Annotation
Transfer RNA from Rhodothermaceae bacterium TMED105, 74 nucleotides, folded computationally.

RNA sequence: GCCCUGAUAGCUCAGUUGGAUAGAGCGGAAGACUUCUAAUCUUCAGGCCGUGGGUUCGAUCCCCACUCAGGGCU
Numbered sequence: 001g002c003c004c005u006g007a008u009a010g011c012u013c014a015g016u017u018g019g020a021u022a023g024a025g026c027g028g029a030a031g032a033c034u035u036c037u038a039a040u041c042u043u044c045a046g047g048c049c050g051u052g053g054g055u056u057c058g059a060u061c062c063c064c065a066c067u068c069a070g071g072g073c074u
Stems, first nucleotide, its partner, number of pairs: 001073007010026004019057001028044005050066005
C1' cells in the first nucleotide's frame, strides 16, 4: 500500500429482503419475600445503533469517505 471482518445500553451480544416505541443476558435502582443477608420474583432507568455525507416517503440495515479494533496478502 491492497483486501476481508467488526463498531448497537456500563459489559457480552442479538436484530431487521428498508417500515410499529431498537431487544436479551449480566450489571444498576426500587419493591415483594425473609428475623437479617443471600437466592428467587416484579417493576423501572439506561442507546442520537463509531463519525460525516448520500439514496429513499422512510436508514441500525443500502452506497461513499473517514476513525478505531482484529485478521490476511505483497
The organism belongs to Rhodothermaceae, within Bacteria. It matches the Rfam family "tRNA". Rfam links the family to the GO term triplet codon-amino acid adaptor activity. Rfam classes the family as a transfer RNA. The coordinates come from a structure-prediction model, not an experiment, and the mean pLDDT is 80.